[in-house]
Molecule: Bacterial RNase P class A
Organism: Propionivibrio limicola
RNA sequence: GAAGUCGGCCAGGCAACCGCCGGGCAAAGGGUGAAAACCCCGAGCCGGGAGGAAAGUCCGGGCUUCAUAGAGCAGGAUGCCGGCUAACGGCCGGGCGCUAUAAGCCGCAAGGCGAAGGCGACGGAAAGUGCAACAGAGAAUAGACCGCCUAAGACCGGGGAAACCCGGGACGGUAAGGGUGAAACGGCGAGGUAAGAGCUCACCGCGGACGUGGUGACACGGACGGCACGGCAAACCCCAUCCGAAGCAAGGCCAAAUAGGGAAGCGCAUGGCGUGGCUCGCGUUGCUUCCGGGUAGGCUGCUUGAGCGUACUGGUAACAGUACGCCUAGAGGAAUGGUUGCCCACGACAGAACCCGGCUUAUCGACCGGCUUCCCAA
Numbered sequence: 001g002a003a004g005u006c007g008g009c010c011a012g013g014c015a016a017c018c019g020c021c022g023g024g025c026a027a028a029g030g031g032u033g034a035a036a037a038c039c040c041c042g043a044g045c046c047g048g049g050a051g052g053a054a055a056g057u058c059c060g061g062g063c064u065u066c067a068u069a070g071a072g073c074a075g076g077a078u079g080c081c082g083g084c085u086a087a088c089g090g091c092c093g094g095g096c097g098c099u100a101u102a103a104g105c106c107g108c109a110a111g112g113c114g115a116a117g118g119c120g121a122c123g124g125a126a127a128g129u130g131c132a133a134c135a136g137a138g139a140a141u142a143g144a145c146c147g148c149c150u151a152a153g154a155c156c157g158g159g160g161a162a163a164c165c166c167g168g169g170a171c172g173g174u175a176a177g178g179g180u181g182a183a184a185c186g187g188c189g190a191g192g193u194a195a196g197a198g199c200u201c202a203c204c205g206c207g208g209a210c211g212u213g214g215u216g217a218c219a220c221g222g223a224c225g226g227c228a229c230g231g232c233a234a235a236c237c238c239c240a241u242c243c244g245a246a247g248c249a250a251g252g253c254c255a256a257a258u259a260g261g262g263a264a265g266c267g268c269a270u271g272g273c274g275u276g277g278c279u280c281g282c283g284u285u286g287c288u289u290c291c292g293g294g295u296a297g298g299c300u301g302c303u304u305g306a307g308c309g310u311a312c313u314g315g316u317a318a319c320a321g322u323a324c325g326c327c328u329a330g331a332g333g334a335a336u337g338g339u340u341g342c343c344c345a346c347g348a349c350a351g352a353a354c355c356c357g358g359c360u361u362a363u364c365g366a367c368c369g370g371c372u373u374c375c376c377a378a
Stems, first nucleotide, its partner, number of pairs: 001374008010365001012343007020049002023046003029040004051349001055360002058358005063247004075243005080094005095122001096120004104113003123238002128236002130232002145178002147174003155168005186204002189201003205227001206225002210221004251300004261291006271285005307326008344347001
């Protein structure tokens, strides 16, 4: 310098004017009071006012209520190892498996090699049950369709006195080769054989032990075993760990009118109340005070928190600790907007509603850094 890849950070800027939500100070005015003072209202002034995802509501926690919260069953979730965390299905580091491709290199070409990186529901298939479409002869106690073979034992034809010899092909042998399939019961080479076959051997794979290294997942090693034990657990299931339920419309406090409840007192019918004043008539059963529940309504929960920034320390890292500094929306029909001017790279996705930690999804563009490979120069 080129190329690839991974991560971090920002989220148009400045100014003027007019508004909206919430907070602090507060003139004037009003109320109570003897006063001090307190309360109401509030001109004006000064700060604050969406996000990296505020989204989906998919996980995890705080908080709140219910519960004698203890145990079991059912149900659900998670699942390589170690660590982090309040917790997690998250994050960090590691192991194992799968998988690319850029520049570049090789090659006539087709193509091959090629790093960082990307992906993995990654416990158990030797507890048991089950499943495998289509194709195929056969799909798990395998299977002869084509092919190959005719040694032994049969069979057929021929020869021979006989033993036996020659030829044939299967209702016999054979899992090497072909074919089907996602998958065909270790691979490959040699020996071997009638043809074949772990039948035998070397190498590779596999298995259960052993040794060494590692906290561990696991890796490596030399023997042994002739191959048994194919796949699917995102099929049931088994094993281990975890999970009580509902959610701020949770919950707490204050508390009208009307109706109803309780207690005490009065009255107890020739009474009381209503019916326009009186009488009759008709209807009804009361009045006063206090208490408690609860509706409307109001207040609260509500934002100082597993908080943010900087520096240092420990750790590979996630993260933790210490010191200093900072306060950063809090509504309740729900504010965060509008107009104008200038500038540029011409501005995406998108709007809090109890609060945090994650994941996932959407997203114009700009900047910064790590890692790897290659080329050039010294």